This is a predicted structure of a 1672-nucleotide part of an RNA (large-subunit ribosomal RNA, half A) from Rubrivivax sp.
Context: one part of a larger RNA
RNA sequence: GGCGCAUGGAGGAUGCCUUGGCUCUUAGAGGCGAAGAAAGACGUGAUAAGCUGCGAUAAGCUUCGGGGAUUGGCAAAUACGAAUUGAUCCGAAGAUUUCUGAAUGGGGCAACCCGGCACAUUGAAGAUGUGUCAUUCCGCAAGGAAAGCAAACCCUCUGAACUGAAACAUCUAAGUAGGAGGAGGAGAAGAAAAUAACAUAUGAUUUCGUAAGUAGUGGCGAGCGAACGCGAAACAGCCCAAACCAGAGUAAUUACGGUUACUUUGGGGUUGUAGGACUACAAUGUGGACUUAAAUUUUAUAGCAGAACAGGUUUGGAAAGGCCGAUCAAAGAGGGUGAUAAUCCCGUAUGCGACAUGAGAUUUAUACCUAGUAGUAUCCUGAGUACUGCGGGGUCGGAGACGCCCUGUAGGAAACUGCCGGCACCAUCCGGUAAGGCUAAAUACUCCUAAGAGACCGAUAGUGAACUAGUACUGUGAAGGAAAGGUGAAAAGAACCGUGAACAACGGAGUGAAAUAGAACCUGAAACCAUGCGCUUACAAGCGGUCGGAGCCCUUAAGUGGGGUGACGGCGUGCCUUUUGUAUAAUGAGCCUACGAGUUGCUCUUUACUGGCAAGGUUAAGAACUUAAGGUUCGUCAACCGAAGCGAAAGCGAGUCUGAAUAGGGCGAAAGAGUCAGUAGAGGCAGACGCGAAACCUUGUGAUCUACCCAUGGUCAGGAUGAAGUUCCGUUAACCCGGAAUGGAGGUCCGAACCGAUAAGCGUUGAAAAGCUUCCGGAUGAACUGUGGGUAGGGGUGAAAGGCUAAUCAAACUAGGAAAUAGCUCGUACUCCCCGAAAUGCCUUUAGGGGCAGCGUAGAGGUUAAGUCUUAUAGAGGUAGAGCUACUGAUUGGAUGCGGGGGAAGCGAUUCCUACCAAGUCCUGACAAACUCCGAAUGCUAUAAGAUAUACUCUGCAGUGAGCCCGUGGGUGCUAAGGCCCACGGACGAGAGAGGGAGAACUCAGACCAACAGCUAAGGUCCCAAAAUCUAUACUAAGUUGAUAUAACGUGGUCCGACUGCAUUGACAGCCAGGAUGUUUGCUUGGAAGCAGCCAUUCAUUUAAAGAGUGCGUAACAGCUCACUGGUCGAGCGGUUGGGCGUGGAUGAUACUCGGGCAUCAAGUAUAGUACCGAAGCUUUGGGAUUAUGAUUAAAUUUAUAAUCGGUAGGGGAGCAUUCUAACUGCGUUGAAGAAGUUGCGUAAGCGCUAUUGGAGCGGUUAGAAAAGCAAAUGUAGGCAUAAGUAACGAUAAAACAGGCGAGAAACCUGUUCGCCGAUAGACUAAGGUUUCCUGAACAACGAUAAUCGGUUCAGGGUUAGUCGGGUCCUAAGGCGAAGCCGAACGGCGUAGUCGAUGGACAACUGGUUAAUAUUCCAGUACUAAUACCACUGCGAUGGAGAGACGAAAAAACGUAAAUGCGACGCACGGACGGAAGUGUGCGUUUAAGACCGUAGGGCUUUUCUUGGUAGGUAAAUCCGCCAGGAUUCUGAAAGUUGAAAGUACCUUGAGCCGUCAGGCAAGAGGAUAUGCAUCCAAGUAUGUUUCCGAGAAAAACUUCUAAGCUUCAGGUGAGUAUUACCCGUACCGCAAACCGACACAGGUAGUCAAGUAGAAUAUACUAAGGCGCUC
Repeated sequence: GGCGCAUGGAGGAUGCCUUGGCUCUUAGAGGCGAAGAAAGACGUGAUAAGCUGCGAUAAGCUUCGGGGAUUGGCAAAUACGAAUUGAUCCGAAGAUUUCUGAAUGGGGCAACCCGGCACAUUGAAGAUGUGUCAUUCCGCAAGGAAAGCAAACCCUCUGAACUGAAACAUCUAAGUAGGAGGAGGAGAAGAAAAUAACAUAUGAUUUCGUAAGUAGUGGCGAGCGAACGCGAAACAGCCCAAACCAGAGUAAUUACGGUUACUUUGGGGUUGUAGGACUACAAUGUGGACUUAAAUUUUAUAGCAGAACAGGUUUGGAAAGGCCGAUCAAAGAGGGUGAUAAUCCCGUAUGCGACAUGAGAUUUAUACCUAGUAGUAUCCUGAGUACUGCGGGGUCGGAGACGCCCUGUAGGAAACUGCCGGCACCAUCCGGUAAGGCUAAAUACUCCUAAGAGACCGAUAGUGAACUAGUACUGUGAAGGAAAGGUGAAAAGAACCGUGAACAACGGAGUGAAAUAGAACCUGAAACCAUGCGCUUACAAGCGGUCGGAGCCCUUAAGUGGGGUGACGGCGUGCCUUUUGUAUAAUGAGCCUACGAGUUGCUCUUUACUGGCAAGGUUAAGAACUUAAGGUUCGUCAACCGAAGCGAAAGCGAGUCUGAAUAGGGCGAAAGAGUCAGUAGAGGCAGACGCGAAACCUUGUGAUCUACCCAUGGUCAGGAUGAAGUUCCGUUAACCCGGAAUGGAGGUCCGAACCGAUAAGCGUUGAAAAGCUUCCGGAUGAACUGUGGGUAGGGGUGAAAGGCUAAUCAAACUAGGAAAUAGCUCGUACUCCCCGAAAUGCCUUUAGGGGCAGCGUAGAGGUUAAGUCUUAUAGAGGUAGAGCUACUGAUUGGAUGCGGGGGAAGCGAUUCCUACCAAGUCCUGACAAACUCCGAAUGCUAUAAGAUAUACUCUGCAGUGAGCCCGUGGGUGCUAAGGCCCACGGACGAGAGAGGGAGAACUCAGACCAACAGCUAAGGUCCCAAAAUCUAUACUAAGUUGAUAUAACGUGGUCCGACUGCAUUGACAGCCAGGAUGUUUGCUUGGAAGCAGCCAUUCAUUUAAAGAGUGCGUAACAGCUCACUGGUCGAGCGGUUGGGCGUGGAUGAUACUCGGGCAUCAAGUAUAGUACCGAAGCUUUGGGAUUAUGAUUAAAUUUAUAAUCGGUAGGGGAGCAUUCUAACUGCGUUGAAGAAGUUGCGUAAGCGCUAUUGGAGCGGUUAGAAAAGCAAAUGUAGGCAUAAGUAACGAUAAAACAGGCGAGAAACCUGUUCGCCGAUAGACUAAGGUUUCCUGAACAACGAUAAUCGGUUCAGGGUUAGUCGGGUCCUAAGGCGAAGCCGAACGGCGUAGUCGAUGGACAACUGGUUAAUAUUCCAGUACUAAUACCACUGCGAUGGAGAGACGAAAAAACGUAAAUGCGACGCACGGACGGAAGUGUGCGUUUAAGACCGUAGGGCUUUUCUUGGUAGGUAAAUCCGCCAGGAUUCUGAAAGUUGAAAGUACCUUGAGCCGUCAGGCAAGAGGAUAUGCAUCCAAGUAUGUUUCCGAGAAAAACUUCUAAGCUUCAGGUGAGUAUUACCCGUACCGCAAACCGACACAGGUAGUCAAGUAGAAUAUACUAAGGCGCUC
């Protein structure tokens, strides 16, 4: 380490529970709001953070009613109270009700700021209180109304897209989603210019059923889809305009009598068999939904009464359980109580009840409305209307033959003898009376209230939310959006003791039935982490199991028992998905637990089964009755299906159509079963098995990032260059031009801040979701930057990169349409039994998808033997083969040679020659898928016999339509491919087993289960490793070979055969010897002698034999050899050819590999043979299941026989488990469910028994209903592992020591050293943050480590203003916006006006003081405004005028602060040893605003004052402007004087603290000593000066003038005194640990100050003040 057992931890599944949800039913209610809503902010408690309640009368106040003992909400604590003189509590009506919000006096960044008027406090200013002051509409006015909010339902306006059509455009989705306006408890519609027409019919509207998926419509595609009528619910009808009459007003006209017109009021009147006016008669009644009041009554909003065991006993902590015995019941619904209660409690059945307020009903009264008859001359009866053209829309109707209705546009009637409609149009007939209006009920919905229900959920479920949930948290915003329940009956919530630094934690003790119920609390599973014990493990490689098995341990009922472990051996490459095919190195999963996918609806369609009725079957809406729930009966003169068909139809009908037909033919009848429910299979429409896009559209939200623009502010060290112009000189006739100065231009140069981002490195789970380091670009400009604004999604913006538009951009983000669609991928959950495919054909905008057919399965059917196989017989055929003098075509060699070419001859004809081409013929050889004189096998057809058990048809349900390998026959390709395409067969697919080393397909062989039985197949038998070291004969020497693949060409390796030659007259080989002469043949040659080359009678001679020479060799010779011969030796030796085995040829990457070891008369190769091994094959023994047949049985009950039982997609059958319901029947505190063990049963899913834990519920049987079974979906949530005690601990500016506090110190405090920054790492301040500030206490968590420390936790404290900043002042960009303009609606612009700083205006300084504030407090010294008092006085504005009032760059002067220098003064010091000195070192020598003064400088075509005139300044003006004249200054630093008392260094004193007792530190108090000058110069003078071109805000404060007006006032001026002086901010951080970046983050963040030395410098280096050492 492994396995097992035991005990724990961690974790929070399971079981049980339910306060909360979900879905409905029946009633109610259906609004709230200027009398201030909804929604909030802030407050409110003795203590009070959250929720709840309430509002300065603040967990509440008053009255009335109920009720009757406790009570101050959740909420437990302490303190203090209230209550029988009736509290708390419940109901009704009142009072109060801050601020915001329609928000309404004005404004505004909601919960804030600022006002006017009247009154009051009171006497001015100031402040406070109460009331009032918005807009629009109506109204003469008084006054009234509206607005805003809210879930669905309703009406109107506007109105998508995805999607479907397998693409898409008409169409669909859909008038849906969304947006906008409006109304009510409902809304809308509604009393016929209707419907119908088979009738002399119906009679407003709405809703339901049906008609009907019909008529229709429709790229006649996808789809869309009425109405009439009938049956029901509910029922209800009316009013104006006009004619006519009367009154009033105005106007015209008049002969003034009137008349006419118009307007207005009242009466009258309201319809189609026309009616009314009018004329003539008549009448006071009938009916009514509405309005108001009263009475009666019912009901709602609190409540009251309400039977029966304090029964016995038993178990127990507890009784309601068990046993025994009673009682009530108009009450045995339900809940609670220490387990399960009719009789304990609350309740329940039943009965009763209201001061007050609301709602309903009835009656009465009142108000209001409503009526007849006859006549018919005249009058009236809805006008830019009906209608028509053009263009749209609605309807079932998509422009169609298209009526009807609505309307944009252009035209445009009639007048009851009229007009409209009845689906083009016309005629006849019928119905109606438009162009005005109102109208209950039946219908729709539920934010809300009450009562109830559920075969709904039970904490990953059910609402997102059972709990402080729309909370925490995220986002600029619109918006998004969690997790989280359980001690116990009762807190009886652990007194006390111990360990410990400890209020941590643990151990005892105690409570309790139980503490392994201890607050991290019921049960307490798994992953995961431990401890103890038993066995085992350190030479062994592996999907970790399985089969066999030694030893050891435990147990036992003692047996051949059971359990644990497992040395060693055999076999053995996970699961899922997708695939022709996966151990695959193809996909998915870290592990565990919970959740997680074929469901539901439909009067849809179809099939099967079951049931009812049957030539019939069935009801729908609705109604009545009734119930605890269910139901029952009507509805049968609604309707549907069926009972009759044929035809295009009229129509006819057991027939009909076609047709001239009585013919023929087609479709029917003859041959009669349906229909309604239930269940199951499948389809259709719906999201339709689950999860998954990229996208499209609609309404909104965003310019705090960034792009551009607008307004207003700010910033840029230092150095360099030296344009124009000017001056002087030169030059020129004059210019031009040159030189020198001056000057200071520039998208100029160098270079910091600042802005950027060239190169490299680092970083890449970062310090950082873009940075760091070094180098680098721009740096007075088209520069950079702050604040406030504008532009918004097919839009913006863009010096243009498709860049940017909040870490998102070839179309942002949020929510919705929406479960878009997905012919695509992935996933899809318990068991057993039977059968079992396909990867093919045709078609397809089709090829990875479909339709039909084929192949599967289940059921039914009938002819019957169609199917399959074997044998025999009879056939058709043109393949293999073969053949070609048999065709077509192609073709080798030869012979012949028509004809042609070339050559020659020839005058020509023509002839000749030819190793040229070549027809035809002959001989010879030989080819063909599209040649055939021929021609099989197999297959096919038929018949007969035999064997077998299929085949076919119909119906339900599929899957498949990617195939792949091998063999054979072909095509294609290269007679390449593990290639592609066909055909036939086999296998894999979907097939296990044996062999082949290992392998989908090859060989053998088809697995129902079991067996330690037997026989075989392929293949094997030396060992690994079962079986022959078997028998016989050969071959191989190469480890060839022992599986597979080796070639051409070689091979005197060896064996065998055939033929042939030589050989005892002596072969072959070896050895010994010879190998000569003519001659150096000739030629050639420098030479050539056998041997460079050429020639030849390569000759001749001697010989046993010897070439004019087979090689080596030489310059040439020489020399050495060979052929050939003799000797020796003594038996075989050669050649050719065929075959077997071998050998060379022969090269690959981990290690030489036959699978290995190894093997040589074999364990190789070849031949022959015998035996054995060998599989899930066959057999044997036992068992199971299915089907068929027979028998049997009540029964699928039993049994016999036979056959069968591999299986993916798929079909069929039978079961198991889970949750709930009903009926019946049981269990449980003497212990249910759940959890975790042992053990038994069943073929399986599964089911029992029992000891433990647990502590209250749970089963069985038979039916029913489902949120009904998980290993996988890069699944969802939680928990836990792994990597791993690993990486890292966030700038390499750095620490060391001593002391202190403390349980504990590297980090805290103090001290002494050291180090770092120092244009910053110092100081101030805006934004932003919002208590982080200070003090005390604490250290769980936070801090990347520790912590005694902290920006952490707890408690307390802290921010003081007339003058600082903002408001009470002003305006810019821009916003809002009376008037006005535009627009379907919402709304968009916009004048006056009103907001809006980043700008204008505007009054305070020094010192001191706190733990924490100071220009705020204190001291001193100032200033501003108003009012009062006093004096003087022409004042007066929302109008006029002036002024305010403005650019950039450059240069110089004066000049304070600061700094430095010099000198002087004050104080201190100058130490041990040695030396020097009246000299050195250090520190200090400081002072504001204001007042007075008016200098330097600046302007001078000026400034100021003044006189006269004046036509302009919208009226006026004494003002301004203009003209003329006179006089003269204006602005303004600094310095100086004053303020000036104080304060610093220093001296004296000194509470207190520390101490090593030497002394040290020291708040506080008091005291007073100390001339300046210079250099260089920020600020300032200065809104100045000069130059330049891009020509550089507005308004108010301020000054002045007059107008109206006032002139006793008010106002103004002047002096001093007194009084008054509001609201908000003010702490702290602020280049950062407090802001923006998720962090105590190397990033980002506007402005101000700016010391020393060196230096041009704000560069750089080192330092000061000051601050730090970056939290391991």

It matches the Rfam family "Bacterial large subunit ribosomal RNA". Its mean pLDDT, the model's own confidence on a scale to 100, is 81.